[in-house]
Molecule: small-subunit ribosomal RNA
Organism: metagenome
RNA sequence: AGAGUUUGAUCCUGGCUCAGAAUGAACGCUGGCGGCGUGCUUAACACAUGCAAGUCGCACGAGAAAACUUUAGCUUGCUAAAGUGAGUAAAGUGGCGCACGGGUGAGUAACGCGUGAGUAAUCUGCCUCCGGGCGAGGGAUAACAUUGCGAAAGCGAUGCUAAUACCUCAUAAUAUUUAAAGAUAACGGUUUUUAAAUCAAAGGCGGCCUCUAUAUAUAAGCUGUUGUCCGGAGAUGAGCUCGCGUGCCAUUAGCUUGUUGGCGGGGUAAAAGCCCACCAAGGCUAUGUUGGCUAGCUGGUCUGAGAGGAUGAUCAGCCACACUGGAACUGACACACGGUCCAGACUCCUACGGGAGGCAGCAGUGAGGAAUUUUGCGCAAUGGGGGAAACCCUGACGCAGCAACGCCGCGUGAGUGAUGAAGGCCUUCGGGUCGUAAAGCUCUGUCAAAUGGAAGGAACAUAUUUUCCGCUAAUAACGGGAAAUACUGACGGUACUAUUAGAGGAAACACCGGCUAACUCCGUGCCAGCAGCCGCGGUAAUACGGAGGGUGUAAGUGUUAUUCGGAAUUAUUGGGCGUAAAGGGCGCGCAGGCUGCUUUUUAAGUCAGAUGUGAAAGCCCGGGGCUUAACCCCGGAAGUGCAUUUGAAACUAAGAAGCUUGAGUAUGGGAGAGGGAAGUGGAAUUCCUGGUGUAGAGGUGAAAUUCACAGAUAUCAGGAGGAACACCGGCGGCGAUGGCGACUUCCUGGAACAAUACUGACGCUGAGGCGCGAAGGCGUGGGGAGCAAACAGGAUUAGAUACCCUGGUAGUCCACGCAGUAAACGAUGAACACUAGGUGUAGCGGGUAUUGAUUCCUGCUGCGCUACAGCUAACGCAUUAAGUGUUCCGCCUGGGGAAUACGACCGCAAGGUUAAAACUCAAAGGAAUUGACGGGGGCCCGCACAAGCGGUGGAGCAUGUGGUUUAAUUCGACAACGCGAAGAACCUUACCUGGAUUUGAUAUCUCGGGAAAUCUUUCGAAAGUUAGAUGUGCCCUUCGGGGAGCCCGAAGAAAGGUGCUGCAUGGCUGUCGUCAGCUCGUGUCGUGAGAUGUUGGGUUAAGUCCCGCAACGAGCGCAACCCUUAUCUUUAGUUGCUACUAUUAAGUUAAGGACUCUAAAGAUACUGCUCCGGUCAACGGGGAGGAAGGUAGGGAUGACGUCAAGUCCUCAUGGCCUUUAUGUCCAGGGCUACACACGUGCUACAAUGGGUUGUACAAAGGGCAGCGACCUCGCGAGAGCAAGCUAAUCCCAAAAAGCAACUCCCAGUUCGGAUUGAAGUCUGCAACUCGACUUCAUGAAGUUGGAAUCGCUAGUAAUCGUGGAUCAGCAUGCCACGGUGAAUACGUUCCCGGGCCUUGUACACACCGCCCGUCACACCAUGAGAGUCGGUUGUACCAGAAGUCGUUCUGCUAACCCUUUUUACAAGGGAGGCGGAUGCCCAAGGUAUGUCCGAUGAUUGGGGUGAAGUCGAAACAAGGUA
Repeated sequence: AGAGUUUGAUCCUGGCUCAGAAUGAACGCUGGCGGCGUGCUUAACACAUGCAAGUCGCACGAGAAAACUUUAGCUUGCUAAAGUGAGUAAAGUGGCGCACGGGUGAGUAACGCGUGAGUAAUCUGCCUCCGGGCGAGGGAUAACAUUGCGAAAGCGAUGCUAAUACCUCAUAAUAUUUAAAGAUAACGGUUUUUAAAUCAAAGGCGGCCUCUAUAUAUAAGCUGUUGUCCGGAGAUGAGCUCGCGUGCCAUUAGCUUGUUGGCGGGGUAAAAGCCCACCAAGGCUAUGUUGGCUAGCUGGUCUGAGAGGAUGAUCAGCCACACUGGAACUGACACACGGUCCAGACUCCUACGGGAGGCAGCAGUGAGGAAUUUUGCGCAAUGGGGGAAACCCUGACGCAGCAACGCCGCGUGAGUGAUGAAGGCCUUCGGGUCGUAAAGCUCUGUCAAAUGGAAGGAACAUAUUUUCCGCUAAUAACGGGAAAUACUGACGGUACUAUUAGAGGAAACACCGGCUAACUCCGUGCCAGCAGCCGCGGUAAUACGGAGGGUGUAAGUGUUAUUCGGAAUUAUUGGGCGUAAAGGGCGCGCAGGCUGCUUUUUAAGUCAGAUGUGAAAGCCCGGGGCUUAACCCCGGAAGUGCAUUUGAAACUAAGAAGCUUGAGUAUGGGAGAGGGAAGUGGAAUUCCUGGUGUAGAGGUGAAAUUCACAGAUAUCAGGAGGAACACCGGCGGCGAUGGCGACUUCCUGGAACAAUACUGACGCUGAGGCGCGAAGGCGUGGGGAGCAAACAGGAUUAGAUACCCUGGUAGUCCACGCAGUAAACGAUGAACACUAGGUGUAGCGGGUAUUGAUUCCUGCUGCGCUACAGCUAACGCAUUAAGUGUUCCGCCUGGGGAAUACGACCGCAAGGUUAAAACUCAAAGGAAUUGACGGGGGCCCGCACAAGCGGUGGAGCAUGUGGUUUAAUUCGACAACGCGAAGAACCUUACCUGGAUUUGAUAUCUCGGGAAAUCUUUCGAAAGUUAGAUGUGCCCUUCGGGGAGCCCGAAGAAAGGUGCUGCAUGGCUGUCGUCAGCUCGUGUCGUGAGAUGUUGGGUUAAGUCCCGCAACGAGCGCAACCCUUAUCUUUAGUUGCUACUAUUAAGUUAAGGACUCUAAAGAUACUGCUCCGGUCAACGGGGAGGAAGGUAGGGAUGACGUCAAGUCCUCAUGGCCUUUAUGUCCAGGGCUACACACGUGCUACAAUGGGUUGUACAAAGGGCAGCGACCUCGCGAGAGCAAGCUAAUCCCAAAAAGCAACUCCCAGUUCGGAUUGAAGUCUGCAACUCGACUUCAUGAAGUUGGAAUCGCUAGUAAUCGUGGAUCAGCAUGCCACGGUGAAUACGUUCCCGGGCCUUGUACACACCGCCCGUCACACCAUGAGAGUCGGUUGUACCAGAAGUCGUUCUGCUAACCCUUUUUACAAGGGAGGCGGAUGCCCAAGGUAUGUCCGAUGAUUGGGGUGAAGUCGAAACAAGGUA
């Protein structure tokens, strides 16, 4: 620091996902040790049991028992007494503590917290310091004793008693209060003076005898210590107040009546509506009141480069809470976790009357949950409470236990060791790899284990001794200090260390398609499964599962969850808005934000310095301590903040004074569909009246509906009425947008230009607000010619609720209201400034020239085009910016759901404005590129159409295919179908039935035997099998034998497979297409995909050639080179030929090379010549010559590629399957079936013909397991005999159509030949299934073929025969050969196919594409819904526990006071206390009625998702109606 993912590819926008770090974690697998930390995040759910707050006898009264000892009695194990136990235990009064420590985070959006101030508005026990005091009295009460009630908890009565408990009095100040005066000053502050009033107390313990008294010693006393009281100061802690900061929602906009303020009271430690009475009517709010939801806050923690974001476990500070709600008491402090009272819920006890309880203390239990520990040890240390102290208490704390929960450290060994062992895995079978890894050899000894040794945490306090100081009368006691000694360890079998033995006890987890480090085999076969995203899996999966190997981390490792990061994806740092999401429809304008130049003042912002604070811990830096680290300790820095203070004055701000350039006003003459109102005009449509006139008109692709003989359409004249204003008219004008178009008049707004004068910043923008706002729509009233939703009819159509036609109502028009939206678009907010040009146009000027028209130059304001820099993803924008800057406003943050639901506001309604979520997808999108496609365009070609000729489609037959049938009708091919198959009776043969066989029909290797082989024979359909006979070869030899080939047998490697996969492949082939295309190098352009070249103008059969051009060249294709045909020459003449000379029946023979022919080499044709056209071109048109003329005809030749095209059954081949079978052998059958459909052919339907007879002319082939003459026989197929020929020699071999003659006379025929019967021939082991041919007989359909469709442009079509391959035999098929031999092409509009350019595209599997909506089905979330249930809170009312405060009482009452008299321990009264009643307030509760939230609900609405459902065809091409 980035990466993956939208596309065929590209750039961009944009979301999703990943790599990192972290955690109080959990789960899976695994697990050796130690150190340091951490450990209910859920139910503030309920809790059994134990412990967590007591202590003080130096405040006080009282005070056991067990046990032991002694004594006595004696029934020798009992009783009694005394002592010890012991002034102990336990309880009580009293003091202090219990408000700390510990827990939790429910509540709280708040002065709760943080930070900084204030308190002149306050309190503060214990502690420290200072000053002063402690005098005199009194009455009770618990414990205890006796006793009552009760199950218990507990409560009461009577009697006794103490205090540092309680009470009274005295004294008292610098205390408090009041009053007066003064100073200072900032409210009740500080301070000075005066006066008055008021308020205290408690003792305990130790020691001593100096003074006094009794006179041993004790007390008054002295002294020490502690406690106590009053006052002051400090420290500490707390209360209260204020500035600032501290969540989300505006689909929460108004809230408030003690509310805001005042006077006076009350109340508090203390200010205050904190409370009360009265008065006033205020207070808060868009800088977010109120309401709702969520949440303890902070130091910090995690992350991040930072700014930020998230978080608030452990540790620390603050707050709040203690079963839920309320309340007070005590106290220095509480409205109190282990206190009280009341109410409620729950649990427990109960004798049913009544009681008890509160783990969010430490352990622990249950429950909940993915999930969180021991009912441990100790007060040894630190800290706390009490105490004079010893000491006691302390689940605070220190330790241990459990848990890999986290961080850190260590180990599981080290060296050597190549036969690269065995084994595993892979393999191209050679080997590679695990791998120096192991084994082996040599070592070491961490950890763990065992046995010993052994620190530190311990020092206080206390006691004793010594000593110093203070106090004192004192060498006592006491207090303070020092030294020594003694005593104290939970952890602890501690850390640490020594020895022993021995490599011994100690490695896993995840991953390996890309991102992302790491690859192979097997299994599986869209199954099982994986997956963070993209995506893997349908028979060769580096993606599933296993294995081997590898990679990463390591006592851990993966997964899940969550946070930050990456994400500049909320953008302050640091984003955007023409087309990707995003500029408000437009203006006016309050608040707000911003704001020209100069001078001056202030100092709020700003900047600099200083001071205080910013707790500690943490982070960072430097040191130090544990062997290191984690961890801990010390010091420093930092803490960007807040407050105070001093200074500066540029900028902002504020005040003052000015300026003119921004803005505005006045004047002038012009431009304009700017707005409103009134009036006027002509053209046209329609209607009405009349005239002329007659049969159609109208409308369409074509028609029909419609109008018309009752007179239409057409035409003429007149009239009515409404609406709109042709030409001018123009990327011309005006207006803020919407918008505005005949003419005239009136009223009225704005802009521009010119020149001067004036005001003096008066400006810009603008949330809310207000106004304007096309079309359509709504209301009321008019109007209504034309047009025209709805509607009707006619067409079209499969349908046609559409497009087309004929009609036609709202509406369109006017007036007045409402509505408030548009692709309201320049898809571009407003204002200002700056930044090259060119050109046109509208308005107003200036200058020059000219007599003038006019032309040229120039300024400002608008409206356009073009173009540089710059910008942009690109397209494009470009002084009218989308450039460069400033200010202000609006808006955006993935697609869908959705501009929707709910709520609110507006509206008569329609509807508008505002505006979510659940859920779902990994994309959606912009611009540009290359293709493909278009019922887009342009150019061009092809037997593509047209023009012709002949067919197919109808018939019969042949053949192939489908289908059906079958035991099987083998298989493949459908760009197939007389194709693979150039030839299925057996064989072929792959199929079926049956019979056999298993190293096999066949190859190689090993072993044994035998030479090979030949003949006979049993059974059998054959394959095979049984039995027997004969028989020994070749090479070498040391004669023993060995070797090669062949046969038989055995075992195993291994064979075999027309079994599967052509979608694993090679090779070969088809197709587009013999179409003219397909590419590359370098350069250039573009961010890039790509473009250019290859496009353009011509031309060609052709990307053929020429010209031009940021291209220049090149390659594969085209063409040519090759074969053949046509002409000629040369060479060569046998088997070929025969002109000349002989000859024969005959080129038969002699002879000849001339000719034909044969077959080899050459020549020839190139737009070469000429004319015209064309760009002086390429080339085209015509002509000459020539056998042939413009690629001369034909063939071979098939670019890059497409179709997962065809073929595993030609061959080859990976993988899979099979191995007594899917192999091999054999017999028979099948591939030849037959209601049917299709393709390709043959023969025909006849007279351009059939039949008969005669007669003529080819080419190219084939032949020895062959062709087979002649001759004979047979009607014939053929047979017999047999010559010749290994072929220019012989044979097949007759060419046929043709020609000549005769016949038939238009008919199902003398056409046609199917079918069938009979008899034969040939091939072959064998013609039944199932061959071909012959003869005789039979004589079917068919009379020229519907829709449709095929071939062909010249030696072609058509027609005629001939040969060959295959082959024993079998062709109407296939391949070749020649004979005869046409017609037509105007032309490119249309059909089909193709090429090039261009255009559109939402296609790229590429139009056989993509894709929309309803319906049907399944699932999911959600809205509405009669309601129902629960929660929450408001209002009104009822009710009113406990309690504070007040009132009241004829109740009760020790102290203190007063009065009286019977002088007392009495009575009455008062103060105080207790109690009762009552009033205010008030919790729970109740009633009524609302708000909000959640759950649920028959039914219902739309939405989303879902390989193969239905109906249509809306969008993308002119998408077929843009």